[in-house]
């Protein structure tokens, strides 16, 4: 220099004006919606999307229900050995296999427990069997006789086909073994609760309650009236985002490592019309043009994949493209 391998990080930056949303803090009204619950308005200060927030494939955490305890059924994982809250994930390390090579991949437990498969060629593919040859045994025919040929019975020796011929393979066919899984899932769930039906209690009521009309004590309807009580629904609050399997250090000790421990810092996004946004300015960056010999200067044009919804860990896609530091081959020069 070329062409690869394989970690790790960034995901445009800086100013200005204008919005939307969480918290703290003042500030508060006989303030505004609602039956209540609860919610909204104000001003400063602040916080405010990934590295994948995605897909919902896998593990948890929480939550409710269900559970002596064990088994069958499913359903999952699978070399060994460690990590880890726990996995189907990480690490290391053994096989195989692919790459000159750094390195990549791997559903890698068992086929002397049973069952099942296997194109094409072959006479015969999972069941054993006989197509040509060949050796034995019998028998039958021909010969005088050595012999020869034909049936048939064994045997599996050679030939032939084929990846594989009583000898293997496939467990990513079913089984078996070991080991894991109790069932739903934040539209979990808890808690605070209307109108209207209905329930239940108590109390009064055909001796006229309740309800209406007027001329207020008299006509009219008349069989329910009245107040509690509990359970669900609308609605509204928690769960929900300050303490957690948290983050962040050229820290410290262990350890090949994944990863623990310990120090020392730090509080870091949150709804339920669902925010995180718009514009204007320069500086970058990449392509194109156009002007200079050249630094470079002037314009155009684009700058990915994508949007949090209970929360963690993973793993899978996606995707303009910059950076950093190893490694491996191959050319060349000293």
């Nucleotide at each position: 220099g070329a062409a690869g391998c394989a970690c790790g990080c960034c995901a445009g930056g800086c100013c200005g004006c204008u919005g939307c949303u969480g918290g703290u803090g003042c500030a508060a009204g006989u303030g505004c919606c609602g039956a209540a619950a609860g919610g909204c308005c104000g001003c400063a200060c602040u916080g405010g999307a990934g590295g994948a927030a995605c897909g919902u494939c896998c593990g948890g955490a929480c939550u409710g229900c269900a559970u002596a305890g064990g088994g069958c059924a499913g359903c999952g994982u699978a070399g060994c050995a460690g990590g880890c809250a726990a996995c189907a994930c990480c690490u290391g390390u053994c096989c195989a296999c692919c790459g000159c090579g750094a390195g990549g991949u791997g559903a890698g437990g068992a086929u002397c427990a049973g069952a099942g498969c296997a194109a094409c060629a072959g006479a015969g593919a999972c069941g054993a069997g006989u197509c040509c040859c060949g050796u034995g045994g019998u028998u039958c025919g021909c010969g005088c006789a050595a012999g020869c040929g034909g049936g048939u019975c064994a045997u599996g020796g050679g030939g032939g086909u084929g990846a594989a011929a009583c000898g293997g393979g496939c467990a990513a066919u079913c089984u078996c073994u070991a080991c894991g899984c109790g069932c739903a899932g934040c539209a979990a769930u808890g808690c605070c609760a209307a109108a209207u039906a209905g329930g239940c209690c108590a109390g009064c009521g055909u001796c006229g309650a309740c309800g209406u009309g007027g001329u207020c004590c008299c006509g009219c309807g008349g069989a329910g009236c009245u107040g509690g009580c509990g359970g669900g629904u609308a609605g509204g609050c928690a769960g929900c985002a300050u303490c957690g399997a948290g983050c962040c250090g050229u820290g410290g000790a262990g350890g090949c490592g994944a990863c623990u421990c310990c120090c020392g810092g730090c509080c870091c996004a949150g709804a339920a019309g669902a925010a995180u946004g718009g514009c204007g300015g320069u500086c970058a960056c990449a392509u194109c043009c156009g002007g200079g010999c050249a630094a470079c200067c002037g314009g155009a044009u684009g700058c990915a994949c994508a949007g949090a919804a209970u929360c963690c860990g993973g793993c899978g896609u996606a995707a303009c493209g910059g950076c950093g530091a190893g490694c491996u081959u191959c050319a060349c020069a000293c």
Model confidence (mean pLDDT): 77 of 100. The RNA shown here (Bacterial RNase P class A) has 334 nucleotides and comes from Ramlibacter montanisoli. The model forms 97% of the base pairs in the Rfam consensus. Its Rfam family is "Bacterial RNase P class A". By type it is a ribozyme.